Molecule: SAM riboswitch aptamer (S box leader)
């Protein structure tokens, strides 16, 4: 890396390094020499795997030592398809705006292979 399942509108930062660039891609918008991103260390969040109790077959409640993850900004906003409203216009199978839903892409985690 490929599949499939569950989740992304909550949460949670110091200190050192090292120095240009970073947010996964597009288009915005943001961060960042007052030092970002990253990387170590400590510290903390959540509760997917884990453990316990109940229920009794699939949920609830509790735990936080282990395994992983997170710790600017909704997965930062968006892109594909439909629905509503609404501007403009050459009235159109046409350009745009809000807003709602569905999805694709991403990420995590488990779990096959």
């Nucleotide at each position: 890396g490929a599949u499939u399942u569950a989740u992304a509108a909550a949460g949670a930062a110091g200190u050192g390094g090292c120095g240009a660039g970073a947010g996964a891609c597009u288009g915005g918008c943001u961060c960042a020499u007052u030092g970002a991103c990253c990387c170590a260390c400590u510290g903390g969040c959540a509760a997917c795997c884990u453990u316990c109790a109940a229920u009794u077959u699939u949920u609830u409640g509790a735990a936080a030592a282990g395994g992983u993850g997170c710790c600017a900004a909704u997965u930062c906003c968006u892109g594909u398809c439909u629905g509503a409203c609404u501007u403009c216009c050459u009235a159109u199978u046409g350009a745009g705006g809000u807003u709602a839903g569905a999805g694709a892409a991403u990420a995590u985690a488990a779990a096959u292979g």